About this RNA
Transfer RNA from Microbacterium sp. STN6, 74 nucleotides, folded computationally. The sequence was found in a public genome assembly. NCBI's taxonomy places the organism under Bacteria, Bacillati, Actinomycetota, Actinomycetes, Microbacterium. Its Rfam family is "tRNA". It is annotated as a transfer RNA.
RNA sequence: GCCCCCAUAGCCCAAUUGGCAGAGGCAGGCGACUUAAAAUCGCCCGAGUGUGGGUUCGAGUCCCACUGGGGGUA
Numbered sequence: 001g002c003c004c005c006c007a008u009a010g011c012c013c014a015a016u017u018g019g020c021a022g023a024g025g026c027a028g029g030c031g032a033c034u035u036a037a038a039a040u041c042g043c044c045c046g047a048g049u050g051u052g053g054g055u056u057c058g059a060g061u062c063c064c065a066c067u068g069g070g071g072g073u074a
Stems, first nucleotide, its partner, number of pairs: 001073007010026003013022001019057001028044005050066005
């Protein structure tokens, strides 16, 4: 240089092939339990999807450029 993959909450990870972004886990808050704490259980909580454009009635998803990370290749 070229090719491929990834980027969604503080962290991890879904989103059915364009049609309600949280289904989940960790963390956090409140409560129960406990002499107290841990563990456990119940309830609650947060996003506009790496950036900028485009297509579309509608984009996390499709197209273009760029940024960051990972892998492959002479």